[in-house]
RNA sequence: GGCGCCAUCGUCUAGUCUGGCCUAGGACGCCGGGUUCUCAACCCGGUAACCGGGGUUCAAAUCCCCGUGGCGCUACCA
Numbered sequence: 001g002g003c004g005c006c007a008u009c010g011u012c013u014a015g016u017c018u019g020g021c022c023u024a025g026g027a028c029g030c031c032g033g034g035u036u037c038u039c040a041a042c043c044c045g046g047u048a049a050c051c052g053g054g055g056u057u058c059a060a061a062u063c064c065c066c067g068u069g070g071c072g073c074u075a076c077c078a
Base pairs, nucleotide, nucleotide: 001074002073003072004071005070006069007068010028011027012026013025020058029047030046031045032044033043034042051067052066053065054064055063
């Protein structure tokens, strides 16, 4: 240099293929409350995310293009 894969709450991830019930779901964490003599556990509620830009579309986390970052394979350079 070429090719391929990946990027979503604080963390791990579902959803993407086949666009719509997603103002995005779950677990853990954190915050508040209940319960308990106390703590833990348990129960209830809350918290918080689609890497950036553009395109297509009535509608984009999802499809297409460019960029950024990460990972892998490979070529050249002796």
Molecule: transfer RNA
Organism: bacterium